[in-house]
RNA sequence: GCACGACAAGGGCAUACCCGCUGAAAAGCGGCGACGCAAAACCACCGGUCUAAGGGGUAUGACCCUACGACAGCGGGGCUACCGGA
Numbered sequence: 001g002c003a004c005g006a007c008a009a010g011g012g013c014a015u016a017c018c019c020g021c022u023g024a025a026a027a028g029c030g031g032c033g034a035c036g037c038a039a040a041a042c043c044a045c046c047g048g049u050c051u052a053a054g055g056g057g058u059a060u061g062a063c064c065c066u067a068c069g070a071c072a073g074c075g076g077g078g079c080u081a082c083c084g085g086a
Base pairs, nucleotide, nucleotide: 004084005083012037013036018031019030020029021028022027035073042078043077045076046075047074048071049070050069054066055065056064057063058062
């Protein structure tokens, strides 16, 4: 340096629920809280999933399609990083 990941050391992140704010929603942010995580840091490039405001369609009390919205804690990929037993 590249891999790898201990019942190591020091630490880190934070699921669900609940509360507040933002948002059409998915969801995000803050608080609380820990299900878990060795990249659960970061990037929507590929696949996937969620939502459907706007737009479109239809058989118009409504339903369907659509991402330019969202998920990095769904998988792959990219990129950066702490520690060091085997």

Background: This is a predicted structure of an 86-nucleotide RNA (c-di-GMP-I riboswitch aptamer) from a Gammaproteobacteria bacterium. Its mean pLDDT, the model's own confidence on a scale to 100, is 91. It was read from a public genome assembly, where an Rfam model found it. The model forms 95% of the base pairs in the Rfam consensus. The organism belongs to Gammaproteobacteria, within Bacteria. Rfam family: c-di-GMP-I riboswitch aptamer. Its family is annotated with cyclic-di-GMP binding in the Gene Ontology.